[in-house]
RNA sequence: UGGGCUGGCCGGGCGAUCGCGGCACACACCAGUGUCGAGGAAGGUCCGGGCUCCACAGGGCAAGGUGGUGGGCAACACCCACCCGGGGCGACCCGCGGGACAGUGCCACAGAGAACAGACCGCCUGGCUCCUCGGAGUCGGGUAAGGGUGAAACGGUGGUGCAAGAGACCACCAGCGCGGCGGGUGACCGUCGUGGCUCGGUAAACCCCACCUGGAGCAAGACCAGACAGUGAGCGCCUGACGGCGGCCCGCCGGAGCUCACGGGUAGGUCGCACGAGGACCUGGGCAACCAGGCCCCGAGAUGGAUGAUCGCCAACCGGGACCGCCGCGAGGCGCCCCGGCGAACAGAACCCGGCCUAUGAGCCAGCCCAUCCG
Numbered sequence: 001u002g003g004g005c006u007g008g009c010c011g012g013g014c015g016a017u018c019g020c021g022g023c024a025c026a027c028a029c030c031a032g033u034g035u036c037g038a039g040g041a042a043g044g045u046c047c048g049g050g051c052u053c054c055a056c057a058g059g060g061c062a063a064g065g066u067g068g069u070g071g072g073c074a075a076c077a078c079c080c081a082c083c084c085g086g087g088g089c090g091a092c093c094c095g096c097g098g099g100a101c102a103g104u105g106c107c108a109c110a111g112a113g114a115a116c117a118g119a120c121c122g123c124c125u126g127g128c129u130c131c132u133c134g135g136a137g138u139c140g141g142g143u144a145a146g147g148g149u150g151a152a153a154c155g156g157u158g159g160u161g162c163a164a165g166a167g168a169c170c171a172c173c174a175g176c177g178c179g180g181c182g183g184g185u186g187a188c189c190g191u192c193g194u195g196g197c198u199c200g201g202u203a204a205a206c207c208c209c210a211c212c213u214g215g216a217g218c219a220a221g222a223c224c225a226g227a228c229a230g231u232g233a234g235c236g237c238c239u240g241a242c243g244g245c246g247g248c249c250c251g252c253c254g255g256a257g258c259u260c261a262c263g264g265g266u267a268g269g270u271c272g273c274a275c276g277a278g279g280a281c282c283u284g285g286g287c288a289a290c291c292a293g294g295c296c297c298c299g300a301g302a303u304g305g306a307u308g309a310u311c312g313c314c315a316a317c318c319g320g321g322a323c324c325g326c327c328g329c330g331a332g333g334c335g336c337c338c339c340g341g342c343g344a345a346c347a348g349a350a351c352c353c354g355g356c357c358u359a360u361g362a363g364c365c366a367g368c369c370c371a372u373c374c375g
Base pairs, nucleotide, nucleotide: 001371002370003369004368005367006366007365008364009363012314013313014312015311016310017309018308020037021036022035023034024033025032039346043357044356046355047354048353049352050351051217052216053215054214058250059249060248061247063213064212065211066210067209068082069081070080071079072078083097084095085094086093087092098208099207103206104205105202106201107200120147121146122143123142124141125140126139127138128137129136130135155173156172157171158170159169160168174198176195177194178193179192180191181190182189183188221271222270223269224268230262231261232260233259234258235257242254243253244252245251278297279296281294282293283292284291285290317341318340319339320338321337324335325334326333327332
């Protein structure tokens, strides 16, 4: 200098004019003054919790979720560290990562054969026929070493053996099971011995194993004020309708009302509601996520739903440029000045938090990797 990897930052500032919502103070004739007023994702509503109401005898069967190990957290499907597998020269990245000797299912196309397999070609061999005595044809048998198909063909290499072959046997290697020793909290790693000689994949297929899970949601829920008109039908009042134990069954509890149709009324206000697993800084512990202590701060609250628009100036950034200054041995770098450009995006709270995911302009910073150049 070029290319790349990882982590992080910012989401403009000031002024003028007009406009909107909350609160406070004044004023009630008009209307004013002060102050506060979105986000890193407020979003999707995908997880987890707080909070509120209902339930809170019990049992069984279902259903759903999670899934390497250790830690963090209020909790999680989140985060951190590590292990294993895969990719990259590397920084680093990716993994829905329990179990495939409990059982069942499935494995397209191609191929003879796709799971306790398979004779299509080939190889070997027996009978018969022909023969130019090399062989050819036909019927049968053996063979998984070679060819061919495939994502995958039932270990690899070499040898012994054989008619030809084959873990049939042997040596080494790979892998699997079992056992010992060593290291680690653990997942796991290393090493030694031994066994049969080899066992396909798929669980985001059923399934099995371990652990977890009550339901509904701020239109929760509480209070105030106000309006109205009943009629008909069905079921039931202990021979018990209906309701609760929000999947079902058993069982338990409550129990005098319940359901449907037509008709009538209301659709206002207050609270919940913003001090909370809250934020900034410092110190300490920890590899880290995070935790502990100290100190300071209080920062939107609408309910058809406010937080905006226009103009000016300036930062910041980008591109180009002669001179000058500085740094370096050098390749080269930085600054000042001038001109031009841009002055943005995604998007908008609605009970509140922790995450995940998605959207996003101009750029900037730090660490690391690879290549090249200079000394």

RNAcentral holds the sequence, with entries from ENA. A computed fold for a 375-nucleotide RNA from Marmoricola sp., annotated as Bacterial RNase P class A. Taxonomically the source falls in Marmoricola (Bacteria, Actinomycetota, Actinomycetes, Propionibacteriales). Its mean pLDDT, the model's own confidence on a scale to 100, is 77.